Source information: A computed fold for a 71-nucleotide RNA from a Synergistaceae bacterium, annotated as transfer RNA. The sequence was found in a public genome assembly. Rfam family: tRNA. By type it is a transfer RNA. Taxonomically the source falls in Synergistaceae (Bacteria, Thermotogati, Synergistia, Synergistales).

RNA sequence: UGGGGAGUAGUGCAGCGGCAGCACUCGGGAAUUUGGAUCCCGCAACACUGGUUCGAAUCCAGUCUCCCCAG
Numbered sequence: 001u002g003g004g005g006a007g008u009a010g011u012g013c014a015g016c017g018g019c020a021g022c023a024c025u026c027g028g029g030a031a032u033u034u035g036g037a038u039c040c041c042g043c044a045a046c047a048c049u050g051g052u053u054c055g056a057a058u059c060c061a062g063u064c065u066c067c068c069c070a071g
Base pairs, nucleotide, nucleotide: 001070002069003068004067005066006065007064010024011023012022013021018054026042027041028040029039030038047063048062049061050060051059
């Protein structure tokens, strides 16, 4: 430099244009003599900037970061 892939909660991942979800973590509570395990409730996220669309995490363009391949 060229090609390909990825970027969603504190962490790991879903989500083929129509309410942003799951598990673990974290906070509160129940239960327990206490703790752990268990159960209930809750907080928290779409890399950035534009475009298309009635509507974008999803489609398009550009930028940034990371990984792989080639030179």